[in-house]
RNA sequence: GCCCUUUUCGUCUAAUGGUUAGGACGUUGCCCUUUCACGGCAAAAAUACGGGUUCAAUUCCCGUAGGGGGUA
Numbered sequence: 001g002c003c004c005u006u007u008u009c010g011u012c013u014a015a016u017g018g019u020u021a022g023g024a025c026g027u028u029g030c031c032c033u034u035u036c037a038c039g040g041c042a043a044a045a046a047u048a049c050g051g052g053u054u055c056a057a058u059u060c061c062c063g064u065a066g067g068g069g070g071u072a
Base pairs, nucleotide, nucleotide: 001071002070003069004068005067006066007065010025011024012023013022018055027043028042029041030040031039048064049063050062051061052060
């Protein structure tokens, strides 16, 4: 250089075209407790970026960037 693959809350992980993008851990608040821890309840938090197709895109296509692998 070329080819393949991958990118979703702080972390890990679901969602294969259509309900408000779900769950675990973590974080914050409240309750509980003399206090802490444990436990209960609640909240905030994400589709790498730019285009395209479509009535509708996390999902399909193209490009860019990052990660991984293969190849001379």

Source information: Model confidence (mean pLDDT): 81 of 100. The RNA shown here (transfer RNA) has 72 nucleotides and comes from Schizocladia ischiensis. The sequence is in RNAcentral, with records from ENA. It matches the Rfam family "tRNA". The family's RNA type in Rfam is transfer RNA. Rfam describes the family as follows. Transfer RNA (tRNA) molecules are approximately 80 nucleotides in length. The gene name in the source record is trnE-uuc.